Predicted 3D model of a 92-nucleotide RNA (SAH (S-adenosyl-L-homocysteine) riboswitch aptamer) from a Burkholderiales bacterium.
The model forms 100% of the base pairs in the Rfam consensus.
Rfam family: SAH (S-adenosyl-L-homocysteine) riboswitch aptamer. Rfam links the family to the GO terms S-adenosylhomocysteine metabolic process and regulation of gene expression.
[in-house]
RNA sequence: CUUCCCGAGGGGCGCUGCGACCCGUCAUCCCGCAAGGUGACGGGCCAGGCUUGGGAAGGGCGUUUCAAUCGUAAGAACGGCGCCCAUUCAUU
Numbered sequence: 001c002u003u004c005c006c007g008a009g010g011g012g013c014g015c016u017g018c019g020a021c022c023c024g025u026c027a028u029c030c031c032g033c034a035a036g037g038u039g040a041c042g043g044g045c046c047a048g049g050c051u052u053g054g055g056a057a058g059g060g061c062g063u064u065u066c067a068a069u070c071g072u073a074a075g076a077a078c079g080g081c082g083c084c085c086a087u088u089c090a091u092u
Stems, first nucleotide, its partner, number of pairs: 001058009010085006018049001021044009048078001
């Protein structure tokens, strides 16, 4: 750094719906069919897909200059629209 799993970022209901995913149609790639890939269209589903902590696997860099690592300190930020609940503060 990448992927997967678990947790946290307070919840519930409704609406719309991009991406991803699933299905179908058309076109195209492949010598041809099939399969598969790619693109377009339609339908379905869909508002933690983000950040962060921990774990696992893999890859890269590095050997005291850098970097990595360790320690200390501080510490989250964000998440379409509407309604409701919870929590906190202020006012009455």